[in-house]
RNA sequence: UUAGUCCACUAGGGGCGCUUUUUUAGCUGAGAUAAGGAAGAAAUUCCUUGGUCCCUUUGAACCUGAUCUGGUUAGUACCAGCGAAGGGAAGUGGAGUCGGUUUGUC
Numbered sequence: 001u002u003a004g005u006c007c008a009c010u011a012g013g014g015g016c017g018c019u020u021u022u023u024u025a026g027c028u029g030a031g032a033u034a035a036g037g038a039a040g041a042a043a044u045u046c047c048u049u050g051g052u053c054c055c056u057u058u059g060a061a062c063c064u065g066a067u068c069u070g071g072u073u074a075g076u077a078c079c080a081g082c083g084a085a086g087g088g089a090a091g092u093g094g095a096g097u098c099g100g101u102u103u104g105u106c
Base pairs, nucleotide, nucleotide: 001099005095006094007093008092009091010090011056012055013054014053015052016051017027018026019025033050034049035048036047037046038045039044062087063086064085068081069080070079071078
C1' cells in the first nucleotide's frame, strides 16, 4: 500500500401476498399495511403520506414474462423450472488478510 472480507454514516431502490365453513381466523416468510385523494357505470387503475422489512452493480431486494410450465395445496399462495432471459437503486470513511513495492539491519 492492500483483492477478498467486515463495520459505520449519508443517500437511494423495492415489497406489504394467498385463502377454506370461521376473514376478529389460517398458510409460507425477512416482511406480508394503515390513512387519504383522483379517474371510472362498475370491476379496477393511479397518486400522496406514515409505518415495517429487505436490497444497492460482487445487484433473484424487486419488476416483466405470469392467474406461465411441473408438483403440492383450501389457495392467483408455497416448492422447482423459466434464469448464463430482459430490466433494476451508491457514495464516503474506518479496520485489515492473501499479496505487491521501497528502505534499513544482519
Background
Model confidence (mean pLDDT): 78 of 100. This is a predicted structure of a 106-nucleotide RNA (TPP riboswitch aptamer (THI element)) from Salibacterium salarium. Rfam family: TPP riboswitch aptamer (THI element). Gene Ontology term of the family: thiamine pyrophosphate binding.